[in-house]
Context: one part of a larger RNA
RNA sequence: GCCAACGAGUUUUAGCAAGCAGCUCGGCUAAGGGCGAGAGCCCGGAGCCAUAGGGAAACCGAGUCUGAACAGGGCGUUCGUUGUUUGCUAAAGACCCGAAGCCAGAUGAGCUUGCCACGCGCAGGGUGAAGUUCGCCGAAAGGCGGAUGAAGGCCCGAACCGGUGAGCCGUGCAAAACUCUCGGAUGACGUGUGGUAAGGAGUGAUAAGCUAAUCGAAUCUGGUAAUAGCUGGUUUUCUCCGAAAGAACUUUUGGGUUCGCGUCGGAUGUAUCUUUGCGGGGUAGAGCACUGGAAGGUCUCGACAGGCCGAAAGGCCGCGAGACCUAUCAAACUCCGAAUACGCAAAGCAAUUAUCCGGCAGUUAGUCUAUGGGGGCUAAGCUCCAUGGGACAAAAGGGAAACAGCCCGGAUCUCAAUUUAAGGUCCCUAAAUCGACGUUCAGUGCGCUUAAGGUGGUGAGAUUUCUCCGACAAUGAGGAUGUAGGCUUAGAAGCAGCCAUCAUUCAAAGACAGCGUAACAGCUCACUCAUCGAGAAAUCUCGCGCCGCAGAUAAUCGGGGCUCAAACGUCGUACCGAAACUGAGGGCUUGUGUGCUUCAUUGAGGAAAAAAUGAUUUGUUCUUUGUACCUGAUAGGGUGAGUGGUG
Numbered sequence: 001g002c003c004a005a006c007g008a009g010u011u012u013u014a015g016c017a018a019g020c021a022g023c024u025c026g027g028c029u030a031a032g033g034g035c036g037a038g039a040g041c042c043c044g045g046a047g048c049c050a051u052a053g054g055g056a057a058a059c060c061g062a063g064u065c066u067g068a069a070c071a072g073g074g075c076g077u078u079c080g081u082u083g084u085u086u087g088c089u090a091a092a093g094a095c096c097c098g099a100a101g102c103c104a105g106a107u108g109a110g111c112u113u114g115c116c117a118c119g120c121g122c123a124g125g126g127u128g129a130a131g132u133u134c135g136c137c138g139a140a141a142g143g144c145g146g147a148u149g150a151a152g153g154c155c156c157g158a159a160c161c162g163g164u165g166a167g168c169c170g171u172g173c174a175a176a177a178c179u180c181u182c183g184g185a186u187g188a189c190g191u192g193u194g195g196u197a198a199g200g201a202g203u204g205a206u207a208a209g210c211u212a213a214u215c216g217a218a219u220c221u222g223g224u225a226a227u228a229g230c231u232g233g234u235u236u237u238c239u240c241c242g243a244a245a246g247a248a249c250u251u252u253u254g255g256g257u258u259c260g261c262g263u264c265g266g267a268u269g270u271a272u273c274u275u276u277g278c279g280g281g282g283u284a285g286a287g288c289a290c291u292g293g294a295a296g297g298u299c300u301c302g303a304c305a306g307g308c309c310g311a312a313a314g315g316c317c318g319c320g321a322g323a324c325c326u327a328u329c330a331a332a333c334u335c336c337g338a339a340u341a342c343g344c345a346a347a348g349c350a351a352u353u354a355u356c357c358g359g360c361a362g363u364u365a366g367u368c369u370a371u372g373g374g375g376g377c378u379a380a381g382c383u384c385c386a387u388g389g390g391a392c393a394a395a396a397g398g399g400a401a402a403c404a405g406c407c408c409g410g411a412u413c414u415c416a417a418u419u420u421a422a423g424g425u426c427c428c429u430a431a432a433u434c435g436a437c438g439u440u441c442a443g444u445g446c447g448c449u450u451a452a453g454g455u456g457g458u459g460a461g462a463u464u465u466c467u468c469c470g471a472c473a474a475u476g477a478g479g480a481u482g483u484a485g486g487c488u489u490a491g492a493a494g495c496a497g498c499c500a501u502c503a504u505u506c507a508a509a510g511a512c513a514g515c516g517u518a519a520c521a522g523c524u525c526a527c528u529c530a531u532c533g534a535g536a537a538a539u540c541u542c543g544c545g546c547c548g549c550a551g552a553u554a555a556u557c558g559g560g561g562c563u564c565a566a567a568c569g570u571c572g573u574a575c576c577g578a579a580a581c582u583g584a585g586g587g588c589u590u591g592u593g594u595g596c597u598u599c600a601u602u603g604a605g606g607a608a609a610a611a612a613u614g615a616u617u618u619g620u621u622c623u624u625u626g627u628a629c630c631u632g633a634u635a636g637g638g639u640g641a642g643u644g645g646u647g
Stems, first nucleotide, its partner, number of pairs: 011092013026049003032043004053060002063075004095233002098230001102223006113197009122187001124156003127152001131148007160184003165180003199215001201211003247258004260363002262360007271353001272350001273348007285336001286334002291330003295326008304318001306317004366392004370387006397408003412586004417582001419580001423576003426560003432573001434572006445562002453547003457544010474531005480504003485499003510525001513524003
């Protein structure tokens, strides 16, 4: 771990409610007692509930209280009770198991800590204090040296005590060992035996160490089933209905109480819902009439510190304020102003729709999505609200490759039946290699999304201009003269710069659009002619592409694969496709109707039966008295065959 067995809402008392039952011109006994082997039966009315309420009360009474009130208003103008079962509540261990802990009384110092008494132990080696003595030096104090001596929490190192570092072990040899290494080793040393100090206490060279493998309060037993707003668990089946994760308060936020939402019972009976009509509003939008913001312009004013020009007057700019014009912005602006929502009324339709009263709950961690918003970055699978939105939660089925919350759709059961939804129809894979007209060549795309910017890729449209009196492109030729315009400059010749930009010859040619030179020169352009022969040029808008675009398996459109679309756009017709709809059959529940049967109550009709009372007859029984006779248990006494028991 698995299997089996065991294992969790119980009991008492009281209250509330419901079901059922007894009695009800009321209901019930309690304590206690009697009888009985017991089961139980019988007493017991003390008391309780109900029968009248109102008032603080006195008190009054179908009324009463308040009040001056004959007003108004408040509460009343009525009502069972007992038992039992079930649900819930309260007090108790209170559904079961589970703390860390608290307190009391005991047991412990054979482990360990300190202390006391009496004992015991420390191989060997080294160093060589004081003191003593001798010698030398010195005036002395004293110094130096030799010998002797044997001190020390002295040195090295066994026993002994310890436990530094590493390894090993780590279901061990061992709940701390083993191996190597290491510290102390005459001392504040080690150790034996006996004694002594203890639980808020001891002991402690202090580590909150140790006090029997237990210590920031030992162990055992008891209080004790401590408490646990916490975690876990809590055992058969079927049917019906079916939530919440809002609000308020809370030493409250993972707990509660009340409301909301559920269910069961009762009452009301359309009150609900939908549509229509009538209302008030100040949101969305819009606007600038107010309040403010902010851009451009014109004008006016300013003992406006400032800047520039001018000799000054003054001018130009700037600064501040205001008016007007143009174009604008606002959750806390509004001259305006919806849709919805909300309120009222009428009509319509349907079901356990709605409302109220009572019993019992659960819920008070929500999530995503759509829309309107706040926070954030108009970031988040972010966070906080709203729309009695939707779904999930508590919902299976089909689609979205896979995928709680998205799309379609709400599964009582069976069917190798039907029609569809979302979504699809080349193959995997059910159904179109369907039809029409276009687009795309990028595998763009084919179910995640992809920017600014660039693009003579390609398709469509629009406007304008030139064009057989020859456009556009290309090729051939020209592109000149006054003049190197004037000025400036070292130079300035079309082409550094400044000024001017005329005229002539021409088919045409700028006092030159670009390159170039130190300056010239040189090469092009504009412009013109010829050759050629039909369209050309510019701008704008739209569709689909292309670049921008670098990653982690070749690694993805779900895959294969597809441009001969199976891609994109528009349109159409078929088909497939679910637990949806429909069809056939079954089950369960509720309501209504009908038939049959049974019961209860009431009524009508009819005859019969039974019971009661009385009388009579017959029979039987009981009671009282008494004679003879008969019968005569048990106890007691005797006998002791037989039988049983104990030994």
This is a predicted structure of a 647-nucleotide part of an RNA (large-subunit ribosomal RNA, domain II) from a Minisyncoccia bacterium.
Lineage of the source: Bacteria > Bacillati > Minisyncoccota > Minisyncoccia.
The coordinates come from a structure-prediction model, not an experiment, and the mean pLDDT is 80.
Its Rfam family is "Bacterial large subunit ribosomal RNA".